[in-house]
RNA sequence: UCCCUGGUAGCUCAAUGGCAGAGCACGCGGCUGUUAACCGUGGGGUUGAAGGUUCGAGUCCUUCCCAGGGAG
Numbered sequence: 001u002c003c004c005u006g007g008u009a010g011c012u013c014a015a016u017g018g019c020a021g022a023g024c025a026c027g028c029g030g031c032u033g034u035u036a037a038c039c040g041u042g043g044g045g046u047u048g049a050a051g052g053u054u055c056g057a058g059u060c061c062u063u064c065c066c067a068g069g070g071a072g
Stems, first nucleotide, its partner, number of pairs: 001071007010024004018055001026042005048064005
């Protein structure tokens, strides 16, 4: 320098171009002699950045940034 894959909640990951979700973690409550476990409930997101296409973009296109892998 070039090619490929990935970047979404604190963490691990979903989401056919049509309301951004789950598990774990965290807060509150229930249960219990207490803790853990279990049950209920709640908060938490500039979807890496900036543009473009579209009625509508996490998803498609362009450039850039970061991480991993490959070629020279």